[in-house]
Context: one part of a larger RNA
Molecule: small-subunit ribosomal RNA, central domain
Organism: uncultured bacterium
RNA sequence: UUGGGCGUAAAGGGCUCGUAGGCGGUUCGUCGCGUCCGGUGUGAAAGUUCACUGCUUAACGGUGGAUUUGCGCCGGGUACGGGCGGGCUGGAGUGCGGCAGGGGAGACUGGAAUUCCCGGUGUAACGGUGGAAUGUGUAGAUAUCGGGAAGAACACCAAUGGCGAAGGCAGGUCUCUGGGCCGUUACUGACGCUGAGGAGCGAAAGCGUGGGGAGCGAACAGGAUUAGAUACCCUGGUAGUCCACGCCGUAAACGGUGCACCCAAGAGGUGGGGCCCAUUCCGCGGGUUUCGGUGUCGGAGCUAACGCGGUUAAGCGUCCCGCCUGGGGAGUAGGGCCGCAGGGCUAAAACUC
Numbered sequence: 001u002u003g004g005g006c007g008u009a010a011a012g013g014g015c016u017c018g019u020a021g022g023c024g025g026u027u028c029g030u031c032g033c034g035u036c037c038g039g040u041g042u043g044a045a046a047g048u049u050c051a052c053u054g055c056u057u058a059a060c061g062g063u064g065g066a067u068u069u070g071c072g073c074c075g076g077g078u079a080c081g082g083g084c085g086g087g088c089u090g091g092a093g094u095g096c097g098g099c100a101g102g103g104g105a106g107a108c109u110g111g112a113a114u115u116c117c118c119g120g121u122g123u124a125a126c127g128g129u130g131g132a133a134u135g136u137g138u139a140g141a142u143a144u145c146g147g148g149a150a151g152a153a154c155a156c157c158a159a160u161g162g163c164g165a166a167g168g169c170a171g172g173u174c175u176c177u178g179g180g181c182c183g184u185u186a187c188u189g190a191c192g193c194u195g196a197g198g199a200g201c202g203a204a205a206g207c208g209u210g211g212g213g214a215g216c217g218a219a220c221a222g223g224a225u226u227a228g229a230u231a232c233c234c235u236g237g238u239a240g241u242c243c244a245c246g247c248c249g250u251a252a253a254c255g256g257u258g259c260a261c262c263c264a265a266g267a268g269g270u271g272g273g274g275c276c277c278a279u280u281c282c283g284c285g286g287g288u289u290u291c292g293g294u295g296u297c298g299g300a301g302c303u304a305a306c307g308c309g310g311u312u313a314a315g316c317g318u319c320c321c322g323c324c325u326g327g328g329g330a331g332u333a334g335g336g337c338c339g340c341a342g343g344g345c346u347a348a349a350a351c352u353c
Base pairs, nucleotide, nucleotide: 004324005323006322007306008305012321014201015200016199017198021194022193023192025088026087027086028085029084030083031082033081034080035077036076037075038074039073040072041071042070047067048066049065050064051063052062053061054060091191092188093187094186095184096183097182098181099180103177104176105175106174107173108172109171110154114150115149116148117147118146119145120144121143125136126135162169163168206247207246208245209244210243211242215241216240220236221235222234223233258320260318261317263315266297267296269294270293272291273290274288275287276286277285301308302307326353327352328351335346336345337344338343
């Protein structure tokens, strides 16, 4: 490369935006670039192949034909692809009217709990464990009541539930702000899909500077356990965990399942709208062959099996991207780029089974 693949066997990029490129709805006209047909020139010879033929045969050789899949030119065709021009509204987007939401950012604020400090009551224990001990306590602890301070996290609601592209997001209020859904069908008129490079976002831990530090708690110290115990258990406890700004750029970043679109049985649940019925109003209730989420099961189909399973496919297809090619060596060396550093990204070979 051809071919085959990527839920679990090797393999979906952590996620999004987007450049080049690839691919692209419907209709009319036009061109005739791709494409198709005919003709013509060229496509050296040798070679290959077919027929005939020369050395007594064969090898070897001769003559003629074919092959030479291609390219140029001339003439013609125009369905499909393409270029150019015009139109359309179903794709896409906009307007208008509504709706739900822990989506994001900033500011302010609340109560419970924990710890510490002060004061009262009160006296000998408390704490901790499998059992203990280290530890705390007559300089008055633990317990209990009152007052104060600080930091961090938000019980119930809470869900199999909601929002977000992913990471992720939860006390309350306000301000700023992104996206989504439904209805209307007013506007634009293919403006679309994907996306190599690139850019941005990106849990936790970690790094830099400055704050903060209640609880928890790597490291560390002590007490136990044990043959030992650099652990599991206990008493302490520093970084860190928190805030601001700047880095890092990884993960079992997982649905281990890339994105978009078309098609193809159903049955229940749940949350957001629309429509219909009922309702004096408000809350609520019933229906729905309505739209769009999120879950469970399941016919067909798929799958090596497990299992997947129609607006949530791993079914049937189309487009584009990423990735895989025996195990180890190795996500390593070397080089390059990035980073303050730890390190990250890209990524071999010898050798060996």